Notes
Predicted 3D model of a 73-nucleotide RNA (transfer RNA) from a Longimicrobiales bacterium. RNAcentral records the identical sequence in 3 taxa.
């Protein structure tokens, strides 16, 4: 160059047939404990890569770029 597959919270994932997004781990408050740790509660955290597009409505569909993994030359 092509061709394929991924990008969603600090990590690491889920979320399907379009209806406005979650879990777990960290961090953070509080409970336990004499103090950590462990347990347990709770509250915070997202312009869903970017930018058009098609829709009443887009994390989902379409296209282009951006970055990244694999493949052929």
């Nucleotide at each position: 160059a092509c061709g394929u597959c991924c990008g969603u919270a600090g990590c690491u994932c889920g979320g399907u047939c379009g209806g406005u997004a979650g879990a777990g781990c960290a961090g953070c408050c509080g409970c336990c404990u004499g103090a950590u740790a462990c347990g347990c509660g709770g509250a915070a955290g997202g312009u869903c890569g970017u930018u058009g597009g098609u829709u009443c409505g887009a994390u989902u569909c379409c296209a282009a770029c951006c970055g990244g993994g694999c493949g052929u030359a």
The source organism's lineage runs through Bacteria, Pseudomonadati, Gemmatimonadota, Longimicrobiia and Longimicrobiales. It matches the Rfam family "tRNA". Its family is annotated with triplet codon-amino acid adaptor activity in the Gene Ontology.